The prediction has a mean pLDDT of 82. This is a predicted structure of a 572-nucleotide part of an RNA (large-subunit ribosomal RNA, domain I) from a Deltaproteobacteria bacterium. The organism belongs to Myxococcia, within Bacteria.
Context: one part of a larger RNA
RNA sequence: GGCGCACGGUGGAUGCCUUGGUACAAGUAGGCGAUGAAGGACGUGGUUAGCUGCGAUAAGCUUCGGGUAGUUGCUAAACGAACUCUGAUCCGGAGAUGUCCGAAUGGGGAAACCCGGCAUGGGUAAUACCGUGUCAUCCCGUGGUGAAUACAUAGCUGCGGGAAGCGAACGAGGGGAAGUGAAACAUCUCAGUACCCUCAGGAAAGUAAAUCAACAGAGACUCCCCCAGUAGCGGCGAGCGAACGGGGAUCAGCCCAAACCACGGCUGCAUGCAGCUGUGGGGUUGUGGGGCUUUCUCAGGGCCUAGCCCGGCAAGUUACCAAAUCGGUUCAUAGCGGAAGGAACCUGGAAAGGACCGCCAUAGAGGGUGAUAGCCCCGUAUGCGAAAUGAACCGGUCUUGCUGGAGAAAGUACCCGAGUACCACGGGACACGUGGAAUCCCGUGGGAAUCAGGGAGGACCAUCUUCCAAGGCUAAGUACUUACUUGUGACCGAUAGUGAACUAGUACCGUGAGGGAAAGGUGAAAAGAACCCCGGUUAGGGGAGUGAAAUAGAAACUGAAGCCGCGUGCUU
Numbered sequence: 001g002g003c004g005c006a007c008g009g010u011g012g013a014u015g016c017c018u019u020g021g022u023a024c025a026a027g028u029a030g031g032c033g034a035u036g037a038a039g040g041a042c043g044u045g046g047u048u049a050g051c052u053g054c055g056a057u058a059a060g061c062u063u064c065g066g067g068u069a070g071u072u073g074c075u076a077a078a079c080g081a082a083c084u085c086u087g088a089u090c091c092g093g094a095g096a097u098g099u100c101c102g103a104a105u106g107g108g109g110a111a112a113c114c115c116g117g118c119a120u121g122g123g124u125a126a127u128a129c130c131g132u133g134u135c136a137u138c139c140c141g142u143g144g145u146g147a148a149u150a151c152a153u154a155g156c157u158g159c160g161g162g163a164a165g166c167g168a169a170c171g172a173g174g175g176g177a178a179g180u181g182a183a184a185c186a187u188c189u190c191a192g193u194a195c196c197c198u199c200a201g202g203a204a205a206g207u208a209a210a211u212c213a214a215c216a217g218a219g220a221c222u223c224c225c226c227c228a229g230u231a232g233c234g235g236c237g238a239g240c241g242a243a244c245g246g247g248g249a250u251c252a253g254c255c256c257a258a259a260c261c262a263c264g265g266c267u268g269c270a271u272g273c274a275g276c277u278g279u280g281g282g283g284u285u286g287u288g289g290g291g292c293u294u295u296c297u298c299a300g301g302g303c304c305u306a307g308c309c310c311g312g313c314a315a316g317u318u319a320c321c322a323a324a325u326c327g328g329u330u331c332a333u334a335g336c337g338g339a340a341g342g343a344a345c346c347u348g349g350a351a352a353g354g355a356c357c358g359c360c361a362u363a364g365a366g367g368g369u370g371a372u373a374g375c376c377c378c379g380u381a382u383g384c385g386a387a388a389u390g391a392a393c394c395g396g397u398c399u400u401g402c403u404g405g406a407g408a409a410a411g412u413a414c415c416c417g418a419g420u421a422c423c424a425c426g427g428g429a430c431a432c433g434u435g436g437a438a439u440c441c442c443g444u445g446g447g448a449a450u451c452a453g454g455g456a457g458g459a460c461c462a463u464c465u466u467c468c469a470a471g472g473c474u475a476a477g478u479a480c481u482u483a484c485u486u487g488u489g490a491c492c493g494a495u496a497g498u499g500a501a502c503u504a505g506u507a508c509c510g511u512g513a514g515g516g517a518a519a520g521g522u523g524a525a526a527a528g529a530a531c532c533c534c535g536g537u538u539a540g541g542g543g544a545g546u547g548a549a550a551u552a553g554a555a556a557c558u559g560a561a562g563c564c565g566c567g568u569g570c571u572u
Stems, first nucleotide, its partner, number of pairs: 001571005007565004015557001016521002020492002022489007029481002031166002039101003042055003046079002049075003061095006070083003106115003116135007137163009170201001171199005181188001185235001211218002222249005232240002253473003256417001260281010286451001288416003291412008300310004311403006324397010335384003341357002345354002358375002360364001366378003422446008432458001453468005508515002531543004
């Protein structure tokens, strides 16, 4: 030196554990903000570094409820000083206070700072100084005043209302790639995706046929399953990819414009008409509808007949018209009751284990307790509970609508959404790449008809069928989860699971945008090692003591490999 054995040191794998994550389900909520948000800065405790809470009333104040014996948050003790059965601490409802920054809004600004005006109060001999309130912009409504310039308008100004900013996903609209695929690449694809912008809601969008269909018919929209990877589209490549129809979820229909009538206003001619316009009535449809004129039929009552009253019908805060209030029930935001076993025997440090004899069970879910507990504790099944605030539902009051007309026939041809439909050219969307290309939407240029009308049925025409554009509203079924509550897992278990189980978006890095860690475990209980010894009044260690255990000693559960040693056997 090597190999082996034994014992250690270092190291922190493994096992066990879980305060934390993760996925999903159900329910709630689906917003917050000029009454100043989200997010912060700075403060705030008797002593206070961080976290949490709070705001100069500062780990808190008031009040109303709950609750019960202790309490002054956590790391985290200690000292000091207090509170509390006259009910504290704690939990919940409603309030008060709420510095400064931040949309930030009196002006400014390098955020958390600087400097003001006005009114008012305090203060001063008077300034100064201090407190409170107020003063941004834009939009809408409304009043006053009022130029050039006569009326007027602009402008100025008062009052009232609104907006702004933040927020995870879902939604609508406006813009809109490339990597990629096509085994290259240009049409094409990726994809109307990512991303940017605007706007909204608890959902949004869409929605009541100028729709489909096919000689039979259906009857708004939305979503799901089929139809179907079909018909088609396609450098007919790569790929893209319907509809009809069927089955389900859920179901709900309405209001204007116009004709016409009445009343009012403005303008023109300046007579009474015409035009425009406002309000009310009327009217809303495709077996066409409505208006107007005439005729006919039907239809409650009373009164002072303009209208009002009574009565009747219907609906209602979510469309179809719109605003409130009260009561009840249920629920949410604190809680409460809640069955039943024994110290005794055995093991052990400890009984919940073993043994023995019992009991409860609408409760044998789960967790804790010195090992494995239905009956020890918290709970569980089940039952109950709110002064206050909120939600849903039901009912009343109330409000609103109708009853002030309804229907039929005939006539009339007055109305039925115009720079619209449609056409040409250029584009886009449709599964459909210009194709025979219908349909829908834009740009430019042309440019109809009013029911004897117009659109569609995939060029176009005829026949036939079907529908009625160029105005608007509309719940449910559908999408999502920042957040709250409850629950579950052939999900993770500290190199895993969130980046983060711990002072974590922290430390640290970067001018910045941004990047971004490591780090859990003594023990049942601190019982955290009094006292003695060595040592530097150390560190560390040796005794003693605690403990079941100290090779559980705070660098601490277990303690692998690797690495480093002490001793020893064999060997060189």